This is a predicted structure of a 1438-nucleotide RNA (small-subunit ribosomal RNA) from an uncultured bacterium. The coordinates come from a structure-prediction model, not an experiment, and the mean pLDDT is 83. RNAcentral holds the sequence, with entries from ENA and SILVA.
RNA sequence: AAAAGCUGGCGGCGUGGCUAGGCAUGCAAGUCGAGCGGAUGCGCGCGGAGGGCAACCGAGGCGCGUAUGAGCGGCGAACGGGUGAGGAAUACGUGGACAACGUGCCCCAGAGACGGGGAUAGCGGCGUCCUUGACACGAAAGUGUCAAGGAUUAGCGAAAGUGCCGGUAAUACCCGAUGACCCCGUGGGAUCGCCUGAUCCCGCGGGCAAAGACUCCGGUGCUCUGGGAUCGGUUCACGUCCUAUCAGCUAGUUGGUGAGGUAACGGCCCACCAAGGCGAUGACGGGUAGCGGGCGUGAGAGCGUGGCCCGCCACAUCGGGACUGAGACACGGCCCGGACACCUACGGGUGGCUGCAGCAACGAAUAUUCCGCAAUGGGCGAAAGCCUGACGGAGCGACGCCGCGUGCAGGAUGAAGUCCUUCGGGAUGUAAACUGCUGUCAGGGGUGAAGAAACCAUGACCAACCCCAGAGGAAGCACUGACUAACUCCGUGCCAGCAGUCGCGGUAAUACGGAGAGUGCAAGCGUUGUUCGGAAUUACUGGGCUUAAAGCGCGUGUAGGCGGGAAGGUAAGUGUCGGGUGAAAUCCCCGGGCUCAACCCGGGAACGGCCCGGCAAACUGCCUUUCUUGAGGCAGGUAGAGGUGGCUGGAACAACCGGUGGAGCGGUGAAAUGCGUAGAUAUCGGUUGGAACGCCGGAGGCGAAAGCGGGCCGCUGGGCCUGUGCUGACGCUGAGACGCGAAAGCGUGGGGAGCAAAGAGGAUUAGAUACCCUCGUAGUCCACGCCGUAAACGAUGCGCACUAGGUAUGAGCGGUACUGACACCGCUCGUGCCGAAGGAAAACUAUUGAGUGCGCCGCCUGGGGAGUACGGCCGCAAGGCUAAAACUCAAAGGAAUUGACGGGGGCUCACACAAGCGGUGGAGCAUGUGGAUCAAUUCGAAGCAACGCGAAGAACCUUACCUGGGUUUGACAUGCUGGGAUGCCGUCCAUGAAAGUGGAGCCGGCUGCCUUCGGGUGAAACCAGCACAGGUGCUGCAUGGCUGUCGUCAGCUCGUGCUGUGAAGUGUCGGGUUAAGUCCUACAACGAGCGAAACCCCUAUCGUUAGUUGCCAGCGGGUCAUGCCGGGGACUCUAGCGAGACUGCCGGCGUCGAGCCGGAGGAAGGUGGGGAUGACGUCAAGUCAUCAUGGCCCUUAUGCCCAGGGUUUCUCACGUGCUACAAUGGGCGCUACAGAGCGACGCGAGACCGUGAGGUGGAGCAAAUCGCACAAAAGCGCCCUCAGUUCAGAUCGGAGUCUGCAACCCGACUCCGUGAAGCUGGAAUCGCUAGUAAUCGCGCAUCAGCCAUGGCGCGGUGAAUGUGUUCCUGAGCCUUGUACACACCGCCCGUCAAGUCAUGGGAGCCGGGAGUACCCGAAGUCCGCUUAGCCAACCGCA
Repeated sequence: AAAAGCUGGCGGCGUGGCUAGGCAUGCAAGUCGAGCGGAUGCGCGCGGAGGGCAACCGAGGCGCGUAUGAGCGGCGAACGGGUGAGGAAUACGUGGACAACGUGCCCCAGAGACGGGGAUAGCGGCGUCCUUGACACGAAAGUGUCAAGGAUUAGCGAAAGUGCCGGUAAUACCCGAUGACCCCGUGGGAUCGCCUGAUCCCGCGGGCAAAGACUCCGGUGCUCUGGGAUCGGUUCACGUCCUAUCAGCUAGUUGGUGAGGUAACGGCCCACCAAGGCGAUGACGGGUAGCGGGCGUGAGAGCGUGGCCCGCCACAUCGGGACUGAGACACGGCCCGGACACCUACGGGUGGCUGCAGCAACGAAUAUUCCGCAAUGGGCGAAAGCCUGACGGAGCGACGCCGCGUGCAGGAUGAAGUCCUUCGGGAUGUAAACUGCUGUCAGGGGUGAAGAAACCAUGACCAACCCCAGAGGAAGCACUGACUAACUCCGUGCCAGCAGUCGCGGUAAUACGGAGAGUGCAAGCGUUGUUCGGAAUUACUGGGCUUAAAGCGCGUGUAGGCGGGAAGGUAAGUGUCGGGUGAAAUCCCCGGGCUCAACCCGGGAACGGCCCGGCAAACUGCCUUUCUUGAGGCAGGUAGAGGUGGCUGGAACAACCGGUGGAGCGGUGAAAUGCGUAGAUAUCGGUUGGAACGCCGGAGGCGAAAGCGGGCCGCUGGGCCUGUGCUGACGCUGAGACGCGAAAGCGUGGGGAGCAAAGAGGAUUAGAUACCCUCGUAGUCCACGCCGUAAACGAUGCGCACUAGGUAUGAGCGGUACUGACACCGCUCGUGCCGAAGGAAAACUAUUGAGUGCGCCGCCUGGGGAGUACGGCCGCAAGGCUAAAACUCAAAGGAAUUGACGGGGGCUCACACAAGCGGUGGAGCAUGUGGAUCAAUUCGAAGCAACGCGAAGAACCUUACCUGGGUUUGACAUGCUGGGAUGCCGUCCAUGAAAGUGGAGCCGGCUGCCUUCGGGUGAAACCAGCACAGGUGCUGCAUGGCUGUCGUCAGCUCGUGCUGUGAAGUGUCGGGUUAAGUCCUACAACGAGCGAAACCCCUAUCGUUAGUUGCCAGCGGGUCAUGCCGGGGACUCUAGCGAGACUGCCGGCGUCGAGCCGGAGGAAGGUGGGGAUGACGUCAAGUCAUCAUGGCCCUUAUGCCCAGGGUUUCUCACGUGCUACAAUGGGCGCUACAGAGCGACGCGAGACCGUGAGGUGGAGCAAAUCGCACAAAAGCGCCCUCAGUUCAGAUCGGAGUCUGCAACCCGACUCCGUGAAGCUGGAAUCGCUAGUAAUCGCGCAUCAGCCAUGGCGCGGUGAAUGUGUUCCUGAGCCUUGUACACACCGCCCGUCAAGUCAUGGGAGCCGGGAGUACCCGAAGUCCGCUUAGCCAACCGCA
């Protein structure tokens, strides 16, 4: 260098097998006849056999010209072209060196080419057959020999190939001669130099050359020598990837001597000698890789890369080897071996596209078996010329870069279609249509350059210009949640799918899919891959290490790095000037050429580098001299658990012995195991033993760290202070290295009181391999030797300097008053606290730095895997040190903030507990729920906060459910169209369970407006039809509204200011106080709001006003009696308006405060009691079935109507209640006292009937008047006497009453009879703090009636207990911890299934790389030997 998806008009310039695996076919290196012989074709000439009457034709032969095959010979074939396998240095790059080198063709110069010779290719012959001719033999047929011609071609062999004989040329080869010069040996001299040396001159001895051909006569070619140029060879320095889990490597190894070899140096090779050489500045080994110019990116520094083009290297099927040559160890040469392929008669042969095309294979993937030598260049040639897949071109691929086009102008308040819509409209959109115009590109026709190089000739390929026609042939791709530019609808419903990151999708998805619209690019667009950037995220520029990853546990010290003051020298670094080099291309600048651009050309600059020379000497280095302040020394003091060895002490403890004593001891939350009458514990005396050292003792001291604590002695390290006249930079740090190094552990030997892993037992517990208890072994102790770790921590390496203070303390010194103590002031070193500046993400740190700087070392680079595996080193072992990867995650972390939470803390509340009273849980029944059942048992509510809840009234209705019957503009609304008075109410008939359906049309009633009373109109209604209605169908997780709950808890916030990088804090915290964030006080806060309180209602006292239907004290009247009447307003009461209570007063406490305690007065006292009132918010709490409502769904049904059934089922379970279990009771009788309500579709008196429910009846009352309406408990009597009863009333039988269309499913009530369970209720659990609980009855709503024991109210009787906050529950404030934040119902750990993945183990098995030893061994080179064979060459002989 791309690939792949969708799409694709034109042109230019580039570019295109990244996959060293194999290749069919063609071509890619030849040329020279002016080096040579010869052959053949053609042409010409000479010649002339022969033929012909002749003209003439004319074989073989000779010569010339021309062309050509093969050959000898020369040059080339070592260039050009391809590829990147190998190679980490024998490579490349840069700069040097060769006094250790070579160089054909080319250039310059000098000298020369004399005389001979023998070969060898080519060529000819060697076989057979045929024809012809001649000759011989033969009677003939025929045979043989020779010659010519022809055919086939001879032996061996399948083939490839391979012979013998004869003779021939040269610019092939050889010998001799000459030798300016050259080479070798040797002698002398001069000059020069970087050591070995170089150059030159003069001698002597020895040695070495040649080629001709052509000619236009100029030349070209040949030989020797010197020089040049070019191209090479060798060598040196520096640079050049990863890995130390590669640390040691090396026998030709390192050097020497000699010989060999080479163009040349060299251990290149060999013999001998010596024992060296390389390495932490990384040897040796492993992995990977062609290198550079450059290219991509980047502000740069860098990082990545080496495709095209240029330079170098390497390779040519794999490996080895040499030959030829100027040059090769040779891509299209040779030999050998291997693999592979092909041919084969199986014996053997042939081949090498990593040249250009091309083929199959491979692969994500890469082109024509094209044209031409016209140009440029190359080879040969004197030249013409020939050859040239180098090259010039064309073809294919949007692979890249660049340019152009697909039209331009006009054109509607805006067509159609499509999309959206709030249905009004909006968008697509001047877009289209339509009108006018233009003519690039493509198409057709014509003219016609440059590339061609003096003239002639020569173009494979390719411009430009002109004309013609006609908008015609030419637009797609991606995206539209944020990043990121661009939005709606539909479909889908955690499905299908998307996704670069975050993340979308679970029924309204701008994120999926489609559509419309939009955005961005455009012949492309998006995707994937790769690199750089952003990333200061490897930090050289330019990072860090207290807590985020990161300071080695500590020291001594090697290499290294860094290093005080002064002087002189030097010039390596450094600076400056000059010279050389840094190839070209590329990049940059300027200019120019293709219409522009890409592209190309010219000039310049640049190429950061390296080398050489001159100058400078400040700084660094080096050398010399010197100095004292760093460092050290010396002297005098001084503190200390510094280290080590020895000696020694007391307390405690344990064991043993003895005495006293006599039942327990011990231990715990409580116990038990254990010990004890064989005498424990306790206590006294004695003996023995080991370990540790109380008080002093301290935030104290010492040490490098680990660590060090009774006393004394010996030995010994370090520090600090003071003095100083000594040394003279001797210093700092420190990779490796070496040493020290808590506890546990290991080895050997001791020791062993106490303690105590393991172990045993007892408890605890669901279990308890734990926590607690009783025992108890290693160990803990000592000596010696290992181990080498730790939260070895200040989680903070060492050293030096500088940068506010205050305070405490340890060690020492100095000053101040005459001395001393003490005190004060000051200096140095150490150990702490507070704190400024500064630093820090913050927490914090701050002269003991985490500040400001310098020096050196160590370490870090997301989490997990893992400090693990493998390897290495160490260790007796345990294990330690060093230290990965696969795989996996989208985080893991730090500090701080606000909450929430805690079996954290503090303070404080609440019937929260406690104290008390009564219940529930057990029974029966009622009711609700679960469950079960069912055709249906409609639906909802679900811990508190669902469950006598929605239900304040399910027999029908209700009703939403089920079964069946029926209906389709509908039971209900609105609009439109048609009809036309058909209509509606009441009535009747048939059918039906009803709904409904069909009909009669008699009678009666109703029906707008206009009217000329003929009619018209059409409103209402009706019929038909169309729009539409309707849905208790779904979603309360799409919603409004309403409600529950925390909770009547005291909280929740805001503005401004201040603090903080910020989240946020402050205010709202603290101290008091309160029921209260109530108030006071204090305060970087000051204020404010929503809550609390107050304002409102009821109630408690009083006053006042009013006085009926209420009241009746006094007066009067009346009655059996009653405010019944006249009257009265006094009282009660009613209901309006007021008063009253405010810590106002007194005392005490309290901060002078808020307030609290007590008291007085008062009906009431500190909120008098009760109600209404519910902050910010929480629970995706509840409700789509009150209502409303988005979306979705149904539409002869999921709508509507009707009958019947169901919601009342019933083996169970739960909640809420009622009634009881009895004597504080039950029964019967007598007899008192309320409040609040309700009543006309109603309450219903007295009276009468019925045992009763109730009935008859109807007075009175729209109500302080009448009625419901007797209140009950209580009180007074009598009975019952503890019993399943004179308790309790379920259940069942019977008979009734009432409501209602109707009491079967399925009403209530009454009476008679029946008389169940139940004798106070397990675990558990509820309510209540005063007119409360408990208990007693009364009323009302709903309602025909009622399953009401429910709900909401009313009054009667009327307690007990608590002055406490440990505990349970909940709550408030402050604080603390946090790994929680859908917030503890949190988070989170370990094990486990099937399947799967990665990595490892595994009896083993297979392969690769490397080393060493030995064996076999091709071709070939060198050497040695040999000479069968060859030789004409020089010499000699013949």